[in-house]
This is a predicted structure of an 85-nucleotide RNA (c-di-GMP-I riboswitch aptamer) from a Nitrospirota bacterium.
RNA sequence: CUUUGCUCAGAGCAAACCAGGGGAAACCCUGGGACGCAGAGUAACGGGGCUAACGCCUGAUGGCCAUGCCCGCCGAGCCGCCAAA
Numbered sequence: 001c002u003u004u005g006c007u008c009a010g011a012g013c014a015a016a017c018c019a020g021g022g023g024a025a026a027c028c029c030u031g032g033g034a035c036g037c038a039g040a041g042u043a044a045c046g047g048g049g050c051u052a053a054c055g056c057c058u059g060a061u062g063g064c065c066a067u068g069c070c071c072g073c074c075g076a077g078c079c080g081c082c083a084a085a
Stems, first nucleotide, its partner, number of pairs: 002085004012037002017032006035072001041078002045075003048070003055064003
């Protein structure tokens, strides 16, 4: 340096659910809690998914729309620990 994650070390993150808070919602934050994770670090670039306030359409019910959100859905990017070969 490359590949891999069987083994070793020290760490790390935290699903569901519960409480409080924010938000129209999706969802997020904090605390508790651990289903899992070798990138479950970072980042909405490509695909995908969720929501639909505003706006538009409709006689109405309702429909469409991302400028909102999800990287713990997939791919690519950036940064990084240990070990083995």

The source organism's lineage runs through Bacteria, Pseudomonadati and Nitrospirota. Rfam family: c-di-GMP-I riboswitch aptamer. Rfam links the family to the GO term cyclic-di-GMP binding. Rfam's curators write: GEMM was predicted in a large-scale screen for bacterial structured RNA regulatory elements.